Transfer RNA from a Candidatus Microgenomatia bacterium, 74 nucleotides, folded computationally. The source organism's lineage runs through Bacteria, Bacteria candidate phyla, Candidatus Microgenomatota and Candidatus Microgenomatia (nom. nud.). The RNAcentral record of the sequence draws on ENA. It matches the Rfam family "tRNA". Model confidence (mean pLDDT): 81 of 100.

[in-house]
């Protein structure tokens, strides 16, 4: 120093062959059910996807430069 992966709600993630509002589960909060508490039911916040800049009529998705982390090889 170079090579390949990998980053999105708290946390774990689908979605990465460019196209309607990104979607799920656990956790959070709010009613119901109970004497209470779980558990169970309805409902409901929360992410424009590490940062940024390019292509594009249009990007989580392609291209680039960086930040982070994991390996790998010098």
């Nucleotide at each position: 120093g170079g090579g390949c992966c990998c980053g999105a709600a708290g946390u774990u993630u689908a979605c990465c062959c460019g196209g309607u509002u990104u979607g799920a589960a656990c956790a959070c909060c709010u009613c119901a059910u109970u004497u209470g508490c779980a558990a169970u039911g309805a409902g409901g916040a929360g992410g424009c996807a590490g940062a940024g800049g390019g292509u594009u009529c249009g990007a989580c998705u392609c291209c680039c430069u960086c930040c982070g982390g994991g390996u790998c090889c010098a």